Molecule: SAM riboswitch aptamer (S box leader)
Organism: Thermoleophilia bacterium
RNA sequence: CUCACAUCGAGAGAGGCUGAGGGAACCGGCCCUGUGAAGCCUCGGCAACCUGCCCCGACGGCAAGGUGCCAACCCCGGCCGGGCCACAUGGCUCGGAAGGAUGUCGAG
Numbered sequence: 001c002u003c004a005c006a007u008c009g010a011g012a013g014a015g016g017c018u019g020a021g022g023g024a025a026c027c028g029g030c031c032c033u034g035u036g037a038a039g040c041c042u043c044g045g046c047a048a049c050c051u052g053c054c055c056c057g058a059c060g061g062c063a064a065g066g067u068g069c070c071a072a073c074c075c076c077g078g079c080c081g082g083g084c085c086a087c088a089u090g091g092c093u094c095g096g097a098a099g100g101a102u103g104u105c106g107a108g
Base pairs, nucleotide, nucleotide: 001108002107003106004104005103006102007101008100013043014042015041016040017039021032022031023030026078027077028076029075044070045069046068049066050065051063052062053061054060074099079096080095081094082093083092084091085090
């Protein structure tokens, strides 16, 4: 990197360095940001995918070693379909798709 599978409405921030962007990419919207973005470091935390132990029939429980994560539902929409409202062509809502993220003592 590709593929498969699982999950994505919950949860969890302080300090230091630095200094202008950031919310994956494109478009549109909305938002965060010199009361300091992104990045890096330290410490802290959340969660429980893998892992270990207990129980083992599955489920479940405990721990937290390996990852991950710590604004807003993956911030929202874009494509398809259902419903409702409107009738300048849109709005609301539900389901799905696509894309993406994370994990795997999964495969290549």